[in-house]
């Protein structure tokens, strides 16, 4: 770089104490009733293992991810009278 996937699903716990939701604007939340963070636990199953098998499909959890809100939403570009919808771009993940 390339491709797949990004509305589902994941704790009344331990530690610890000030901020977090990627960046930037701008909204809109969540947090001392202790958030984000780490530990543990959980959740999916993309890569891996077995099985069956036409296509795919069922197991199981080894390496990853993940566990408020669509990737919390706008941004740009297209249709719409509006509400909105549809694509991009950007990030994330995971496989090469």
């Nucleotide at each position: 770089c390339u491709c797949a996937u990004c509305a589902a699903g994941a704790g009344u716990g331990g530690c610890g104490g000030a901020g977090g939701g990627a960046a930037u604007a701008g909204g809109c939340c969540c947090u001392g009733u202790g958030a984000c963070g780490c530990c543990c636990g959980g959740c999916a199953a993309c890569c891996u293992g077995c099985c069956u098998u036409u296509a795919a499909g069922g197991c199981a959890a080894g390496g990853u991810g993940c566990c408020a809100a669509a990737u919390c939403c706008u941004a740009c570009a297209g249709a719409g009278a509006g509400a909105u919808c549809u694509g991009a771009a950007a990030g994330a993940u995971g496989a090469g």